[in-house]
Molecule: Bacterial RNase P class A
Organism: Phenylobacterium sp. J367
RNA sequence: UCAGACGGCCGGGCGGUCGCGGCCCUUCGGGGUCGAGGAAAGUCCGGGCUCCACGACGACAUGGCGGCGGGUAACGCCCGCCGGGGGCGACCCCAGGGAUAGCGCCACAGAAAGCAAACCUCCGCCCCCUCGGGGACGGGAAGGGUGAAAGGGUGGGGUAAGAGCCCACCGGGAGGCUGGUAACAGUCGCCGCAUGGCAAGCCCCGCCAGGAGCAAGACCGAAUAGGGACCGCGCGCCGGGAGCAAUCCGGGCAGGACCGUCGUUGGUCCGAGCAGGUCCGGGUAGGUCGCGAGAACCGGCCCGCGAGGGUCGGUCCAGAGGAAUGGCCGCCGCGUCUCCUUCGGGAGGCGGCACAGAACCCGGCUUACAGGCCGUCUGAUCCG
Numbered sequence: 001u002c003a004g005a006c007g008g009c010c011g012g013g014c015g016g017u018c019g020c021g022g023c024c025c026u027u028c029g030g031g032g033u034c035g036a037g038g039a040a041a042g043u044c045c046g047g048g049c050u051c052c053a054c055g056a057c058g059a060c061a062u063g064g065c066g067g068c069g070g071g072u073a074a075c076g077c078c079c080g081c082c083g084g085g086g087g088c089g090a091c092c093c094c095a096g097g098g099a100u101a102g103c104g105c106c107a108c109a110g111a112a113a114g115c116a117a118a119c120c121u122c123c124g125c126c127c128c129c130u131c132g133g134g135g136a137c138g139g140g141a142a143g144g145g146u147g148a149a150a151g152g153g154u155g156g157g158g159u160a161a162g163a164g165c166c167c168a169c170c171g172g173g174a175g176g177c178u179g180g181u182a183a184c185a186g187u188c189g190c191c192g193c194a195u196g197g198c199a200a201g202c203c204c205c206g207c208c209a210g211g212a213g214c215a216a217g218a219c220c221g222a223a224u225a226g227g228g229a230c231c232g233c234g235c236g237c238c239g240g241g242a243g244c245a246a247u248c249c250g251g252g253c254a255g256g257a258c259c260g261u262c263g264u265u266g267g268u269c270c271g272a273g274c275a276g277g278u279c280c281g282g283g284u285a286g287g288u289c290g291c292g293a294g295a296a297c298c299g300g301c302c303c304g305c306g307a308g309g310g311u312c313g314g315u316c317c318a319g320a321g322g323a324a325u326g327g328c329c330g331c332c333g334c335g336u337c338u339c340c341u342u343c344g345g346g347a348g349g350c351g352g353c354a355c356a357g358a359a360c361c362c363g364g365c366u367u368a369c370a371g372g373c374c375g376u377c378u379g380a381u382c383c384g
Base pairs, nucleotide, nucleotide: 001380002379003378004377005376006375007374008373009372010371012332013331014330015329016328017327018326020035021034022033023032024031025030037355041366042365044364045363046362047361048360049213050212051211052210062209063208064207065206066205067081068080069079070078071077082096083094084093085092086091097204098203102202103201104198105197106196119144120143122139123138124137126135127134128133152170153169154168155167156166157165171193172191173190175188176187177186178185179184217289218288219287220286227280228279229278230277231276232274233273236253237251238250239249240248255270256269257268258267259266294316296315297314298313299312300311301310302309303308333353334351335350336349337348338347339346340345
């Protein structure tokens, strides 16, 4: 200098002016103070909090998780390590338990895809023949071919040709020893090797989980309507159960109301309760709380490789409801365009300039993000 890896941070600044929301003060004119994010997002995990359910333990179902150790309130998150894979490397990726418990699947191609198999080819013997070859039987699976995958790999011996048939190394299996808390690693001798893969297919094993969610839930509580208790006034006549009455049922007689008024005549409805009073209780509208001083933030020291923990000091940091956090101007910054240039830069125009936006709260994960800054490290090249 170039190419990269990993981690962290910012994501417009200052001033003026006019507004918006919460709280406080007010002489009611106003004044003071605070006012979005790293993701406030997706609502995917884990908690706090609240109500409901629940004697304890267990089983089943359903859902989730899955190497080991640690961190944490908890986690599917984070840290450290192990194993496997990728990269020259810094570093990155892994749903990373079980495939002799059982079931299922393995497309296309291929002879054969799970009781292994034999298309071409190889070898032995026999037959035919135009001497190139063809056919029958048997041996074999080395070579070719198909495939993601063909019953260990490479080399040597061996053989008619071959084959763990035999040997060495690699791989694999069960065992011992050593190291490690463990996952696991190393090593020793033994076993010719024995039954491929898929569990983000069913399934098996182990572990975790009661349900609903701030429209949770708690308190106050009208008007109107309706419910209840007591008091007050009223409850005529006939019939019935059931007999003087109470009470109930029926009649619609008396009586009452209406059909504008009066008379006559008629119709409809009511015909036992009361728009009388006092009190009580439930709900609705509405209001208040829940609601932000907390697993909080910043800094120092100590412990720890780290995630993190402890301690000391400091700070107070939106709240709320269908919802405030904005507009304009100036300067600076950024991007872009044009012009000038003594190549250092200068002048002017334009863009308002990433993703997005709290609604009970917190810890994570994931996703979105113009532009920019910082740190550590890797590879290559050049110079000293």